[in-house]
RNA sequence: GAUGAACGCUGGCGGCGUGGAUAAGGCAUGCAAGUCGCGGGAGGCUUCGAGCCUACCGGCGAAUGGGUUAGUAACACGUAGAUAACAUACCCCAGAGAUAGGGAUAAUCCGUCGAAAGGCGGACUAAUACCUAAUGGUCCGAGCACAUAAUACUUUAUAUGUUCGGUAAAGGUUUCGAGCAAUCGUUUCUGCUCUGGGAGUGGUCUGCGGCCUAUCAGCUAGUUGGUAAGGUAAUGGCUUACCAAGGCAAUGACGGGUAGGGGGUGUGAGAGCACGAUCCCCAACAGAGGCACUGAGACACGGGCCUCACUCCUACGGGAGGCAGCAGUCGAGAAUCUUCGGCAAUGGGCGAAAGCCUGACCGAGCGACGCCGCGUGCAGGAAGAAUGCCUUCGGGUUGUAAACUGCUUUUAACCGAGAGGAACCUUCGGGUGACAGUAUCGGUUGAAUAAGGGGGUGCUAACUCUGUGCCAGCAGCAGCGGUAAUACAGAGCCCCCAAGCGUUAUCCGGAUUUAUUGGGCGUAAAGGGUCCGUAGACGCCUCGUCAAGUUUCUUAUUAAAUCUUCAGGGCUUAACCUUGAAGCUGUGGGAAAAACUAGCGAGGUAGAGGGCGUUAGAGGCCAGUGGAAUACGCGGUGUAGGGGUGAUAUCCGUUGAUAUCGUGUAGAACACCAAAAGCGAAGGCAGCUGGCUGGAGCGACCCUGACGUUGAGGGACGAAAGCGUGGGGAGCGAAGAGGAUUAGAUACCCUCGUAGUCCACGCCCUAAACGAUGGAUGCUAGCUAGUGGGGGUGUCGACCCUUUCACUGGCGAAGCUAACGCGUUAAGCAUCCCGCCUGGGAAGUACGGCCGCAAGGUUGAAACUCAAAGGAAUAGACGGGGGUCUACACAAGCGGUGGAUCACGUGGCUUAAUUCGACGACAAGCGAAGAACCUUACCAGGGCUUGACAUGUUAAGUGAAAACUCGAGGAAACUUGAGACUCCGCAAGGCACUUAAUACAGGUGCUGCAUGGUUGUCGUCAGCAGGUGUCGUGAGAUGCUCCCUUAAAUGGGGAAACCUGCGCAACCCUUGUCCUAUGUUUUAUUUGUCAUAGGGAACUGCCUUAUUUUAUAAGGAGGAAGGUGAGGACGACGUCAAAUCAGCAUGGCCCUUAUGUCCUGGGCAGCACACGUGGUACAAUGGCCGGUACAAAGAGUUGCUAAAGCGCAAGCUGGAGCUAAUCUCAUCAAAACCGGUCUCAGUUCGGAUCGAGGUCCGAAACUCGACCUCGUGAAGUCGGAAUCGCUAGUAAUCGCGAAUCAGCUAUGUCGCGAUGAAUAUGUCCCUAGACCUUGUACUCACCGCCCGUCACAUUAGGGAAGCCGGUAAUAGCCGAAACUCCAGCUUGUCUGGGUCUAAGCUAAGAUCGGUGACCAGAAUG
Repeated sequence: GAUGAACGCUGGCGGCGUGGAUAAGGCAUGCAAGUCGCGGGAGGCUUCGAGCCUACCGGCGAAUGGGUUAGUAACACGUAGAUAACAUACCCCAGAGAUAGGGAUAAUCCGUCGAAAGGCGGACUAAUACCUAAUGGUCCGAGCACAUAAUACUUUAUAUGUUCGGUAAAGGUUUCGAGCAAUCGUUUCUGCUCUGGGAGUGGUCUGCGGCCUAUCAGCUAGUUGGUAAGGUAAUGGCUUACCAAGGCAAUGACGGGUAGGGGGUGUGAGAGCACGAUCCCCAACAGAGGCACUGAGACACGGGCCUCACUCCUACGGGAGGCAGCAGUCGAGAAUCUUCGGCAAUGGGCGAAAGCCUGACCGAGCGACGCCGCGUGCAGGAAGAAUGCCUUCGGGUUGUAAACUGCUUUUAACCGAGAGGAACCUUCGGGUGACAGUAUCGGUUGAAUAAGGGGGUGCUAACUCUGUGCCAGCAGCAGCGGUAAUACAGAGCCCCCAAGCGUUAUCCGGAUUUAUUGGGCGUAAAGGGUCCGUAGACGCCUCGUCAAGUUUCUUAUUAAAUCUUCAGGGCUUAACCUUGAAGCUGUGGGAAAAACUAGCGAGGUAGAGGGCGUUAGAGGCCAGUGGAAUACGCGGUGUAGGGGUGAUAUCCGUUGAUAUCGUGUAGAACACCAAAAGCGAAGGCAGCUGGCUGGAGCGACCCUGACGUUGAGGGACGAAAGCGUGGGGAGCGAAGAGGAUUAGAUACCCUCGUAGUCCACGCCCUAAACGAUGGAUGCUAGCUAGUGGGGGUGUCGACCCUUUCACUGGCGAAGCUAACGCGUUAAGCAUCCCGCCUGGGAAGUACGGCCGCAAGGUUGAAACUCAAAGGAAUAGACGGGGGUCUACACAAGCGGUGGAUCACGUGGCUUAAUUCGACGACAAGCGAAGAACCUUACCAGGGCUUGACAUGUUAAGUGAAAACUCGAGGAAACUUGAGACUCCGCAAGGCACUUAAUACAGGUGCUGCAUGGUUGUCGUCAGCAGGUGUCGUGAGAUGCUCCCUUAAAUGGGGAAACCUGCGCAACCCUUGUCCUAUGUUUUAUUUGUCAUAGGGAACUGCCUUAUUUUAUAAGGAGGAAGGUGAGGACGACGUCAAAUCAGCAUGGCCCUUAUGUCCUGGGCAGCACACGUGGUACAAUGGCCGGUACAAAGAGUUGCUAAAGCGCAAGCUGGAGCUAAUCUCAUCAAAACCGGUCUCAGUUCGGAUCGAGGUCCGAAACUCGACCUCGUGAAGUCGGAAUCGCUAGUAAUCGCGAAUCAGCUAUGUCGCGAUGAAUAUGUCCCUAGACCUUGUACUCACCGCCCGUCACAUUAGGGAAGCCGGUAAUAGCCGAAACUCCAGCUUGUCUGGGUCUAAGCUAAGAUCGGUGACCAGAAUG
């Protein structure tokens, strides 16, 4: 785009078309074929006109028209021809004729049978019914003679002449005349007979054309041909007899499936592809099957006979019927109309005509089924109404849309007028329209009567809100939906089409996705395992010929309709109808051309082949032969092991192994040479020698003369394994056994070991049979290496060099390729031939065929299922891949954790609540630098509701109230009472407060997966990115790779790259050294120390060596410090939807007398248990006692708090000083050092736990604080598997301070100093990371992907004991009607018999389908 459509929603009008596609299923009812009285004789009626009607006989018609598409793969159809092999009623033309006779029969009458349908017997009669005879030629048959024409031959046709035989007829009507009439004559029209011709129609034959299937390969017996006869309108095996053995087939016979064919229709640029409704042509059919009759024509839709199935009637004896005609009905179905009007028109039948008949036809009806046209109004109308929707709250949109104003009246409604279509007939007066009161015209009324469907993620035109929350649902494909859905549902708006719009089904297109036009086969699907060769296809040069192909011209045809173009016409237009012209790619005839192809003839030598010479070779087959190794046998020597493995064990060995020496036997394979080498068609081929044999290269000449290439079928060869028969059997070694390994180990490893491996003969016929690349020929740059020949130069020779053929490799120009890659050995450019492919799976499976002893091979599907499967390359990620490098990563060390106890945190459990968050690394002494109340978010209970807090507005009120003090109630919040006290301004007014109302407040409620900000981590790792250029079809690459170097993408060199940015480094702070300046404190003072501020110094600067006179590295000097001096701050692009809505901010959602807010009490502290981080210990490097030393950095007015006094102590009293270099914490320390004691023990270790008594902070220490004193004195004797930190002022050990804070659960955190080590100059391993490279089927990226079994469910197909059905034949039996033959008589519409035959039956199979317990596999979940 299309449809004979259907379904869903919707529906105003008209015109033109179209409408049973399924059950060729069954049918009630009515109609669809009659007509003629100018053929006949009866009968009836009558207006008495021989006027009308008409059964019957007779004539013509009923073979057309109309329906359907079952069958048919065929001369059925189409096209072009043939008929010298034919027919033809009615019609036209021409010629001739029409004489004489005859016998019946229906109707009718009589009788009779039957329920009916329908028959039977007797009697009468006519004809344009029937029969006999005559006549007849341009008729038919047979024969003769001659001429012409055609024909390849034979022969045929025609004309003429002639002989023999044969076949014809029908009247009627009308006019006039005669006649009494019958009737006769004449005339008109019509009919009849014969013959010839024509027109139109038909029969038969032929060439060519148009479906699928080879899982149909052989078919055929009247079959193929001949002779003769029969039959027909006519040819012919059409039929019969006889003779011969043919005929068809890979160019697809035969079989199976499907199907009416064509003009045309749909689509397409075309070529094509699909289809064959309506209209036209042809065919076939008429319930299924068979058969003939009549006739010009039928084997006959509305005729006949018979059989079968079905339906109906019946008196049960017997009968009737055929809608695939028009309507209509049932059924089946997704689905297809009125039991209409009329013969007015067109056409048909009959008739002389009037006319009759006509479900053909013309019309109307029903259906949006299709095409076309029209309408549902038009114009104006805005500081843009209202509503709806959205909103950033400003507005936007619906939208000139509406309202409103003016106008029009198509359509619909109503009133009135009203056709054309009429040609014809006629008594000449006139008469005839179904459609139809329709089309059309005029008028009246009034915007009045008239809009929906689908869509809005992309493809694909058109977007927002709300609801929902992987639900409900959508979906053509991709896909959408898990709380912000442009994809679901609703709404608003928008888009498309419009009386329709969507959906479904089907066809074509897009699809170059079957490729003729116009594709491919190295890796995507696809080269046969290889060669030989048949048919076929294709094929060298020159000349001649022919004209089949080819080209041109001409002619005939290509029905009409359709379609295209042009010019027109008719409906108001269009659709539609119609006129004319041209075309419609096809086919036949004729003429011409001769290049090419084919054919024929002649010649040639470039292809191909042969001869001669020579060369290389694991080419093949057969026979012989050799040494090494291995195993075994025998013998000698010899002793305890051997063997095997990652390590073992099984195994062998004291009956003497292994080892070693000698000797013998056996079988198999051939080291070195040896190679990217050679040979062969491929498979494949390897010791040496001989025999037989195939092929190839090279060289120069001679010969043949296209002998060539490819190759469907076919034939031969064809690794390994396997099979059969017979041998052989050393080693190796499926199966098997044992030992190991392992979670298991039906494996990998080990020890044994059977088939097999070997030989002969015969099968099998497959491989990643690979160059994943069929064969042949020609053409298109090179360089290089090798093998075999030939030539040249040179040489004594070899090698080498150069050149040329053939072969084998590597790299590469052009070109090709999706890329990878190929590239004279093509995957380049061309030609020829063969094979093969057409999404993945199912499946190389099933069924069938062929082959095979078997195993199996070959040929080779479908149902079903998926939306992919696949190729090449790219960037990542990953690897029990590789290379280089780094890091307390390991190693080397020191100290810990894991065991005990306590503290703190977490999980779990518990609870009214135990608020919340954080969960590997990157949660767990984390948020929390401090939960008794508060905090506090949780729980119980009690209160408040514009609120504890903010800003407005309105109204009222007050400078009072509230706050404050006191009293009462209460757990408190709060309620209530009393008291004292009262704002600023001159004023206007301001300010503050209360109450009420309204906007609103408030939320630690949810979402960190809606966010900002901040933070962790990889990681202080060296990376990350861009511009321009270049390369690539592209994704991308290059730069950033490589070499050296560095802590570093730090620097240097090279390089299709050159630059740049964020990172590195540096700039900043602290510290180490020096200088200058200053000096509150300190000291008696200067200096110094110290403090504050500023500046210098370090840069590989200098020297040596190494490297590329590089970067840099190693060493040295000087220096406080040396190669980044040490430490800190500083964290690229990004990753983990990492963490945080409870710090804060914030979108959306939720609560609003509560999820807000206030209060009291409780909880966050709850305890069987598990984990994490720490403290203290287990002791003598120690505990305790006494004594003696040495810091740094901080904090302090709600504070630090001195001296002094009291208390064993915590602390108390006290109050000086200090807003701090001044005073205080704090004489500031502790380890350390000196001395004493303890003596290895659960202790003078260890301090948990518990008891008693106190102190302090604070309204308040019960839940639930810290500290002091006395007493008590638990576990624990150095910690399993495992695991953590640290490289120097570090670890370890020791104390001091601060924040938070009333106090403190701080053993935490952040700082400060004191004492102060050991080890590593290495990178194999573990972990993490960086760069390069490689493989990949991964890309939410190895925590990936993914395979198979098993279990269950569902589905389709296969097999299957069987069972059922269909189809087509075969053989036999039986056998109706009919034709035909024979016989008979009672001569008939007779009887009997025969041949043939439909249907039926029997038999054995074939083939196709259905069903089937069960079986095996497949697919999906």